[in-house]
């Protein structure tokens, strides 16, 4: 590559570089030369791996809590919709489920 489980309505941006596209794909809608996008650096959110406790359990699970250390994040619910099914005030919302995609964990 792939596959498995979980999570995806909450959180959190300045500085320097550097130049034109970026928002995974397609369609709409946004960001963007009043400098995006992306790098670096330094903050910070989170709490998945990870600690610590208590409780239950029997090798995991619940719940509190901690932020050193892997990672991830730091415009728009994944930006919003794509396929299905169903409500409704009926051709436009809206809800549920999928599928796709992100992240983390593990397996290969």
């Nucleotide at each position: 590559a792939u596959c498995u489980u979980a999570u995806c309505c909450a959180g959190a941006g300045a500085a320097g570089c550097c130049g034109a596209g970026g928002g995974a794909c397609u369609g709409g809608c946004c960001c963007g030369u009043u400098g995006a996008c992306g790098c670096u650096u330094c903050a910070g959110c989170a709490a998945c791996c990870u600690c610590u406790g208590a409780c239950a359990g029997u090798u995991u699970g619940u719940c509190a809590g901690a932020a050193a250390g892997g990672u991830g994040c730091u415009a728009a619910c994944u930006c919003c919709a794509g396929c299905a099914a169903g409500a409704u005030u009926u051709u436009a919302u809206c809800u549920u489920g999928g599928g796709a995609g992100a992240u983390a964990a593990g397996a290969g």

SAM riboswitch aptamer (S box leader) from Planococcus salinus, 108 nucleotides, folded computationally. Lineage of the source: Bacteria > Bacillota > Caryophanales > Caryophanaceae > Planococcus. Of the family's consensus pairs, 97% are formed in the model. RNAcentral holds the sequence, with entries from Rfam.